[in-house]
Context: one part of a larger RNA
């Protein structure tokens, strides 16, 4: 000079787009932040109606809870750990997996027996917990049928990339299923093909340090088991002694990697906020459970540290989810909506979504406009300077004539709506559905009217005088300035630079 997720100081018109806890992965009160399906299922707690002997009873627009089914493994968060196939890249997987979704074949058969929900008792401050009775299902469990499926076996045939890979045939053994609804329908079971998604495993690549030089016993290989959706010392038993290493092993220290971002002509150097793609975590350690898919943020067990309730017997809890709060130089509102975009459930209607769309703070960044324009004196007061002549501020100002961006007052007022709903006259039909928002935009009105500051002037570096001050008080980036005429301190007048900003201080080219 540029550059920033900045801070600080004086200063501050509007508006669009961006960003906004870089610290303490430090504690956290309160609210929300993960539901939904009655077209799977027994039911009927509130509420509306209706009857009522006021005790209830009926209805199913409909529904609390419960049992089920999906769905909580997405989305959002944070960078603590990691120097590692964590990431990037490029391959392999003849060693694997994939719910819903696509597409193709086949099947939906026959019985059983339980359980919450609810009644009833008991125990308990609670948080919950036993006991008895009752009942359903697409919930659970037999059982038949399955060419293909899994599986043990004989057998042939075709490849190769080594283990072996696809294919035919025969014969043992195993193994399915659910129903609901009357609409334009919705599931189930199984087999194969796609698609996404993932998981393993290899090559090469990207910090500092040797004031770390030796490191390793499951180590390194091999055989046998075990284990997993899979290979594999992943385990484990036995056996072999091997395996890394100056091309830097091991140990230390630092760090999330990457697309890109800033600088730079470039080569490079430095970062890894926001936006995206991976990984890793979720109070600190450890575990496993369901499940297609976790070793599972708002799930569960087990320890701890901490913090609340307690009837002292015993419980509940996890903002690195939106917002707040303390802390901190510093970093926002305990804000609207589901109207759209998208996601979960559901034939739908719809419902729920701090996701996400919008708002509201903050000049914290980049853009854009604005604070008026024209004319106006051998040139007013005023102020500073003086050789006292005058210069200069300065066409600056008043005046005069003119416009009205932006604000401000008033009236009209969207685009975002696609799709879904509702009517009947069935169509290019008409109504209804917008947080933002009475905002953008638009149209009139009134008046120059409401809208300049900060730094800096000794050299480097552009801009000079006067006064105080007297090595004092002060400046300072480096040189160096002030000890009685200071262009360096302070203040005035005038200049110089940028300019809704301007300096500082931090940090990177």
């Nucleotide at each position: 000079g540029g550059a920033c997720g900045a801070a600080c100081g004086c200063u501050g018109g509007c508006g669009g787009c961006g960003c906004g806890c870089u610290u303490a992965a430090c504690a956290c009160a309160u609210g929300c932040a993960a539901g939904u399906c009655g077209a799977a299922c027994g039911g009927a707690a509130a509420g509306g109606c209706c009857c009522u002997u006021c005790g209830g009873g009926g209805u199913a627009c409909u529904c609390g809870a419960g049992u089920g089914g999906c769905g909580a493994a997405c989305g959002g968060g944070u960078g603590a750990g990691u120097a590692a196939c964590a990431c990037g890249u490029g391959a392999g997987u003849a060693a694997c997996c994939u719910g819903u979704c696509c597409u193709a074949g086949u099947c939906u058969u026959u019985g059983g027996g339980a359980u919450a929900a609810c009644c009833u008792u008991c125990g308990g401050a609670a948080a919950c917990g036993g006991g008895g009775g009752c009942u359903a299902a697409u919930a659970c469990c037999g059982g038949a049928u399955a060419u293909u499926c899994c599986u043990g076996u004989c057998u042939u045939c075709a490849c190769g990339c080594a283990u072996g890979u696809g294919g035919g045939g025969g014969u043992g053994g195993g193994g399915a299923a659910a129903g609901c609804u009357u609409u334009u329908g919705c599931g189930g079971a199984u087999u194969g093909g796609g698609g996404u998604g993932g998981g393993c495993u290899c090559g090469c690549g990207g910090c500092c340090u040797a004031u770390c030089a030796g490191c390793u016993u499951g180590u390194u290989g091999g055989u046998g088991g075990g284990g997993u959706g899979u290979u594999g010392g992943c385990c484990u038993a036995c056996c072999a002694a091997g395996g890394c290493u100056u091309u830097g092993a091991c140990g230390g220290g630092u760090a999330g990697c990457c697309g890109g971002c800033c600088u730079g002509a470039g080569a490079g150097g430095g970062c890894g906020a926001c936006c995206g793609g991976c990984c890793a975590c979720a109070c600190u350690g450890g575990g496993a459970c369901u499940g297609a898919g976790a070793c599972a943020c708002g799930g569960c067990c087990c320890a701890g540290a901490c913090u609340c309730c307690u009837a002292c017997g015993g419980g509940a809890g996890g903002c690195a989810g939106c917002a707040g709060u303390g802390g901190g130089a510093a970093u926002a509102u305990u804000g609207c909506a589901c109207a759209a975009u998208g996601g979960a459930c559901g034939c739908a209607a719809g419902u729920c979504u701090g996701a996400u769309g919008c708002a509201g703070c903050g000049a914290c960044g980049c853009c854009g406009u604005g604070u008026g324009a024209g004319g106006g004196a051998u040139g007013a007061c005023g102020g500073c300077c003086u050789u006292c002549g005058g210069g200069u501020u300065g066409u600056a100002a008043a005046c005069c004539u003119c416009u009205u961006u932006c604000g401000c007052c008033a009236g009209g007022g969207a685009c975002g709506a696609a799709g879904c709903c509702g009517g009947c006259u069935u169509g290019u039909c008409c109504g209804g559905u917008g947080a933002c928002g009475g905002u953008a935009c638009u149209u009139g009105g009134a008046g120059a009217a409401g809208a300049a500051g900060c730094g800096c002037c000794g050299g480097c570096c552009a801009a000079c005088u006067a006064c105080g001050u007297g090595c004092c008080a002060g400046c300072a980036g480096c040189c160096g300035c002030g000890g009685u005429a200071a262009g360096a301190c302070g203040u005035a007048g005038g200049g110089c630079g940028c300019g809704a900003g301007c300096g500082u201080u931090g940090u990177c080219c």
The part of an RNA shown here (small-subunit ribosomal RNA, 5' domain) has 509 nucleotides and comes from a metagenome. The prediction has a mean pLDDT of 86. The RNAcentral record of the full RNA draws on SILVA.